Predicted 3D model of a 73-nucleotide RNA (transfer RNA) from Seminavis robusta. Its Rfam family is "tRNA". The family's RNA type in Rfam is transfer RNA. About the family: Transfer RNA (tRNA) molecules are approximately 80 nucleotides in length. The prediction has a mean pLDDT of 81. A source record names the gene tRNA-His. NCBI's taxonomy places the organism under Eukaryota, Ochrophyta, Bacillariophyta, Bacillariophyceae, Seminavis. The RNAcentral record of the sequence draws on ENA and Rfam.

RNA sequence: GAUAUGGUAGCUCAGAAGGCAGAGCAUCAGAUUAUGAAUCUGAAAGUCACGAGUUCAAGUCUCGUCCAUAUCU
Numbered sequence: 001g002a003u004a005u006g007g008u009a010g011c012u013c014a015g016a017a018g019g020c021a022g023a024g025c026a027u028c029a030g031a032u033u034a035u036g037a038a039u040c041u042g043a044a045a046g047u048c049a050c051g052a053g054u055u056c057a058a059g060u061c062u063c064g065u066c067c068a069u070a071u072c073u
Base pairs, nucleotide, nucleotide: 001072002071003070004069005068006067007066010025011024012023013022019056027043028042029041030040031039049065050064051063052062053061
């Protein structure tokens, strides 16, 4: 330098054909307990890497940029 795949919550990842952004773990509060752990209930946490385009509507489609990984040169 070329090609491919990926970037979504603090972490690990879902999100088939475009239509209200989710789960597990972690965090916080409550219940339970003599206190913890475990368990149960609830809550908070996202400009979906960045910028543009298409569309009534974009995490999803198109283009550019950045970053990571793999292969090739």